[in-house]
RNA sequence: ACGUGCUCCGGGGUCGGUGAAAGUCCGAACCGGCGGUGACAGUCCGCGAACCGUUUUCGAUGUCGGGGGAACACUCCUGGCAGAAGGCGGCCGAACCGGUGGAAAUCCGGUACCGACGGUGAAAGUCCGGAUGGGAGGCAGCACGA
Numbered sequence: 001a002c003g004u005g006c007u008c009c010g011g012g013g014u015c016g017g018u019g020a021a022a023g024u025c026c027g028a029a030c031c032g033g034c035g036g037u038g039a040c041a042g043u044c045c046g047c048g049a050a051c052c053g054u055u056u057u058c059g060a061u062g063u064c065g066g067g068g069g070a071a072c073a074c075u076c077c078u079g080g081c082a083g084a085a086g087g088c089g090g091c092c093g094a095a096c097c098g099g100u101g102g103a104a105a106u107c108c109g110g111u112a113c114c115g116a117c118g119g120u121g122a123a124a125g126u127c128c129g130g131a132u133g134g135g136a137g138g139c140a141g142c143a144c145g146a
Base pairs, nucleotide, nucleotide: 002145003144004143005142006141007140008138009137014028015027016026017025029126030125031115032114033047034046035045036044042113043112051090052089053088054087055086056085057084058083061082062081063080064079065078066077067076068075069074095111096110097109098108099107117129118128119127
């Protein structure tokens, strides 16, 4: 270094004005997950979360039904629905100009742009919630193996 298993880590950001009411409107600010890339990326190539469809599994999820065994407790087989976990598919935003350089849509300068769903006394990238969840992944740790 490689493989397998386990553990750990794994997303940021607000003030003012108006108003009965706004971190949602208006003005001005602020923020930027993971891998890749000739050189550092919110806007390049991919990935992840939410949502939708489909499918598999469930010997220790629930529930409803059918059948068998048993004196009862109970137990076995089987099907539906829900739920959970996994696979596959869908959906999934936004950048240009100039400069430097061997090399940059990544750096420097300038000017732009983008941001799931549900909630809300009023419309949300920044508030609250699903989420003490999931997660791409990690030159983070441990064990085992050849």
The RNA shown here (FMN riboswitch aptamer (RFN element)) has 146 nucleotides and comes from Acidipropionibacterium virtanenii. Lineage of the source: Bacteria > Bacillati > Actinomycetes > Propionibacteriales > Acidipropionibacterium.